[in-house]
RNA sequence: CGCCGAGUCUCCACCUUCCGCGGUGGGGAUCGGGGGACCCACAUGCGGCCAUCGCGGCCGCCGGGGCGAAUCGCCGCAUCGUUGCGGCCGUAGCGCGGUCCUCCCCGCGCGAGCCCGUCAGCUCACCUCGUAGGCG
Numbered sequence: 001c002g003c004c005g006a007g008u009c010u011c012c013a014c015c016u017u018c019c020g021c022g023g024u025g026g027g028g029a030u031c032g033g034g035g036g037a038c039c040c041a042c043a044u045g046c047g048g049c050c051a052u053c054g055c056g057g058c059c060g061c062c063g064g065g066g067c068g069a070a071u072c073g074c075c076g077c078a079u080c081g082u083u084g085c086g087g088c089c090g091u092a093g094c095g096c097g098g099u100c101c102u103c104c105c106c107g108c109g110c111g112a113g114c115c116c117g118u119c120a121g122c123u124c125a126c127c128u129c130g131u132a133g134g135c136g
Base pairs, nucleotide, nucleotide: 001136002135003134004133008029009028010027011026012025013024014023015022031130032129033128034127035126040121045061046060047059048058049057050056063119064116065115066114067113072090073089074087075086076085077084078083093110094109095108096107097106098105
């Protein structure tokens, strides 16, 4: 100096240093994530039973949300169930490379983890958090 990324800029104090660079703490700006009105949207799911089979009625079960590409299925085991674990299984999606340099396609890899705590649609004002890393 360039690239990916919200992850940059600036001021003050201290430390370091010949200077510059740099480090720590705090403030501000910028950018990004979350919460949060009106309007608008939504106002429901699964299983079982009954029924005049039209409208419906009854019982039981299941919390929900956020960051992130990381969801949804199938199989096996455990479990009354919920659920948990495992899979060289598939998959929404993501990354890299090739082709094209627009899409499509091909190959490889990933398809995790964590948090809030019964509360969250959208969302002005407002509140809050982050503002790291990595490569050439």
This is a predicted structure of a 136-nucleotide RNA (c-di-AMP riboswitch aptamer (ydaO/yuaA leader)) from Svornostia abyssi. Its Rfam family is "c-di-AMP riboswitch aptamer (ydaO/yuaA leader)". Rfam's curators write: This family represents a conserved RNA structure found upstream of the ydaO and yuaA genes in Bacillus subtilis and related genes in other bacteria. Model confidence (mean pLDDT): 76 of 100.